[in-house]
RNA sequence: GAGCCGCAAACGGAAGAGAACUGCACCGCAGUCGCCGAAGGCGCAACGCACCCGCAACCGCUCAGGCAAAAGGACCGUUUCGCGGCAU
Numbered sequence: 001g002a003g004c005c006g007c008a009a010a011c012g013g014a015a016g017a018g019a020a021c022u023g024c025a026c027c028g029c030a031g032u033c034g035c036c037g038a039a040g041g042c043g044c045a046a047c048g049c050a051c052c053c054g055c056a057a058c059c060g061c062u063c064a065g066g067c068a069a070a071a072g073g074a075c076c077g078u079u080u081c082g083c084g085g086c087a088u
Stems, first nucleotide, its partner, number of pairs: 003086005008080006018033001020032005034067003040063001041061003047054002
C1' cells in the first nucleotide's frame, strides 16, 4: 500500500394494518373495540452435548411498538485516510 470480516456513522431505498368511536385543557393525550409485524423483546427445529443445556429466521407470540402524513422501520445499496480483528 492493497485485500477480507465485524462494528459505528452519513446518504438513499424500504412493507403491513381504523385519517375508527368517545372524552378532553385538542393535530395531541386518554379510554374502548378492531387490526399489523420489519425497532426491541420472547419462543421453537435440525444439529451439538454424558446430562443440564446450547441453538436461527423475514417462522410463531404480540409484552412493547405501529395502523392519513410526518417520525420510526428489519433488510438492501453506496460512502468513510472512522474503530477493531484476520492474514499477506